Predicted 3D model of a 60-nucleotide RNA (Fluoride riboswitch aptamer (crcB RNA motif)) from Acetobacterium fimetarium.
Its Rfam family is "Fluoride riboswitch aptamer (crcB RNA motif)". Rfam links the family to the GO terms response to fluoride and positive regulation of gene expression.
The organism belongs to Acetobacterium, within Bacteria.
[in-house]
RNA sequence: AACGAAAAAGGUGAUGGAGUUCACCUGAAAUGCUGAUUAGCUAAUGACUCCUGCAGAUUA
Numbered sequence: 001a002a003c004g005a006a007a008a009a010g011g012u013g014a015u016g017g018a019g020u021u022c023a024c025c026u027g028a029a030a031u032g033c034u035g036a037u038u039a040g041c042u043a044a045u046g047a048c049u050c051c052u053g054c055a056g057a058u059u060a
Base pairs, nucleotide, nucleotide: 009026010025011024012023013022016051017050018049019048020047021046032041033040034039
């Protein structure tokens, strides 16, 4: 120096933030779907709730 193990801790879950919970990852987990192609479609959640943003309608 590299590799490995353990411990502690951390991270991830298709577009923002937070709480709870579940699952997954240890240098990975993750990086949506359709379509031959130019292209098109849904969604701010993994799930629940709240906030923010976006879209539509109604009322004041």